[in-house]
RNA sequence: UAUAUUAAAAGGCAAAGUCACUGAAAGGUGGCGGCGCAAAGCUCAGGGGCUACGGCAGUUUUUCUGCUAUGCCAGCCAGUUGCCGGU
Numbered sequence: 001u002a003u004a005u006u007a008a009a010a011g012g013c014a015a016a017g018u019c020a021c022u023g024a025a026a027g028g029u030g031g032c033g034g035c036g037c038a039a040a041g042c043u044c045a046g047g048g049g050c051u052a053c054g055g056c057a058g059u060u061u062u063u064c065u066g067c068u069a070u071g072c073c074a075g076c077c078a079g080u081u082g083c084c085g086g087u
Stems, first nucleotide, its partner, number of pairs: 002087002012037002017032006035075001041080003046077002048073003054068005
């Protein structure tokens, strides 16, 4: 420098659930927890997904329905950087 089939050591992250806080919601933050992860590090500019306060339209009269991201998800794909050991 290249590479994937990950045996070892050291450490790392943390799903569901649950408690508290926060947010209109989706979601986020912290504690417990540990399903899993070799990029479960980072990045919403691309695809995909979630939500709809507000706005718009319809209905209607205070209801209901639809559309909409400017709000989110990186543990969906993608992009990008990269540790130890092996060969």
Molecule: c-di-GMP-I riboswitch aptamer
Organism: Peptococcaceae bacterium BICA1-8